Predicted 3D model of a 79-nucleotide RNA (c-di-GMP-I riboswitch aptamer) from Methylophaga sp. Rfam family: c-di-GMP-I riboswitch aptamer. Rfam links the family to the GO term cyclic-di-GMP binding. The coordinates come from a structure-prediction model, not an experiment, and the mean pLDDT is 79. It was read from a public genome assembly, where an Rfam model found it. Lineage of the source: Bacteria > Pseudomonadota > Gammaproteobacteria > Piscirickettsiaceae > Methylophaga.
RNA sequence: UCAUGAAAAAGCCAAACUUGGUGUGAAUCAAUGUGCGGAAAAUUACAGGUCUUAAAUCUAAGAUGGCUGGAUUGCUCUU
Numbered sequence: 001u002c003a004u005g006a007a008a009a010a011g012c013c014a015a016a017c018u019u020g021g022u023g024u025g026a027a028u029c030a031a032u033g034u035g036c037g038g039a040a041a042a043u044u045a046c047a048g049g050u051c052u053u054a055a056a057u058c059u060a061a062g063a064u065g066g067c068u069g070g071a072u073u074g075c076u077c078u079u
Stems, first nucleotide, its partner, number of pairs: 003079001005077002012038002017033001018031005036066001042072003046069003049064006
């Protein structure tokens, strides 16, 4: 440096629920306590899937990264 794995240690994120807000909506933001889980559950909507709205002739615009893949980046130790 590259690949691999997740036993240990130090840490990280945070499902669901509750409260408040944003959005027509899918959903999302913040806080609280909590911790379902995650070796990238960090970033990215490029490809696919699923969902929403409007139309519906052709379609379009969104949401989802904790649905799958790709791309970019990162920590510890093992091999």